[in-house]
RNA sequence: GUAGAUAUAGUUUAGUAAAGAACGUUAGAUUGUGAUUCUAAAAACAGGGGUUGAAAUCCCCUUAUCCACC
Numbered sequence: 001g002u003a004g005a006u007a008u009a010g011u012u013u014a015g016u017a018a019a020g021a022a023c024g025u026u027a028g029a030u031u032g033u034g035a036u037u038c039u040a041a042a043a044a045c046a047g048g049g050g051u052u053g054a055a056a057u058c059c060c061c062u063u064a065u066c067c068a069c070c
Base pairs, nucleotide, nucleotide: 001069002068004066005065006064007063010023011022012021013020025041026040027039028038029037046062047061048060049059050058
């Protein structure tokens, strides 16, 4: 330099157009205290642009990582 893959919550991950789960965190209940259990809350689509009534998803560019060829 060419071609391809991946990027979603603190972590691991689902999702072929309208963002879910588990663990974790915080608050409350339960308990003599803690653990367990129950309830609730906060928390995410790598960045920019386009198409669409609506984009994690479709299209383009960029960034980071990985792999192959040269």
RNAcentral holds the sequence, with entries from ENA. The RNA shown here (transfer RNA) has 70 nucleotides and comes from Epinephelus polyphekadion. Its Rfam family is "tRNA". Gene Ontology term of the family: triplet codon-amino acid adaptor activity. Model confidence (mean pLDDT): 81 of 100.